[in-house]
RNA sequence: ACCGAACAUACAGCGCCGGGCCCGCGUUGCGGGUGACGAGGUAGAGGUUUAUCGAACGAUUCGGCGGGUGACCUCUCGGUCGGCACGAUCGUCACGAACGGAACAAAUCAGGACGGCAACGCCCAGACAAAGACCGUUCGAGUGCAAGUC
Numbered sequence: 001a002c003c004g005a006a007c008a009u010a011c012a013g014c015g016c017c018g019g020g021c022c023c024g025c026g027u028u029g030c031g032g033g034u035g036a037c038g039a040g041g042u043a044g045a046g047g048u049u050u051a052u053c054g055a056a057c058g059a060u061u062c063g064g065c066g067g068g069u070g071a072c073c074u075c076u077c078g079g080u081c082g083g084c085a086c087g088a089u090c091g092u093c094a095c096g097a098a099c100g101g102a103a104c105a106a107a108u109c110a111g112g113a114c115g116g117c118a119a120c121g122c123c124c125a126g127a128c129a130a131a132g133a134c135c136g137u138u139c140g141a142g143u144g145c146a147a148g149u150c
Base pairs, nucleotide, nucleotide: 014066015065016064017063019062020034021033022032023031024030025029037054038053039052043076044075045074046073047072048071049070077091078090079089080088081087083145084144085143086142095140096139097138098137099136100135101134109126111124112123114121115120
C1' cells in the first nucleotide's frame, strides 16, 4: 500500500420511562406515541453541587430516573506574569474587570415531500438570539533571590 472480516458510526442539553397526557384495537385489557429547541462547553485525579446561555410556548418544554464537558475546593501537570522560588491567574488560541463592536442556531410557524389507521415521526427549503469565545479601547495585575549591564 492492497484485499478480506468484525466492531463502531459521529451523538452528554445527552439517554431512559413504572407516573401523567395522547392514539389505536377485539376496551377491567393489550399494543403504540409523546416526554427540552438549539448555541456554548473537557489538561489529569478526587470531593461537593437541583450545572451555562438564550429561543419558542404562555404552558405536558408536566413528572421522575440516570448521566454530564459547568461552578467551587484540594492535589498533580502545563502556559503567562523577564531567569528561578513563592504567589497570582489561567488551560494548550493557557491574566482579570468595565465598556464598545462585528458575527453565529434550531425548534416553534407557514409551504412542500415521505412513513403511519391514528397519536406522531422524518426530510427539504424560508426567519430570528443570548452567553461564552473573538476583535477594539480603558483600567488593573507582584515580593524575594540569582545573573547580566550601567
The RNA shown here (glmS glucosamine-6-phosphate activated ribozyme aptamer) has 150 nucleotides and comes from a Pseudomonadota bacterium. Taxonomically the source falls in Pseudomonadota (Bacteria, Pseudomonadati). It matches the Rfam family "glmS glucosamine-6-phosphate activated ribozyme aptamer". Gene Ontology terms of the family: regulation of gene expression and catalytic activity. Rfam classes the family as a riboswitch. Of the family's consensus pairs, 85% are formed in the model.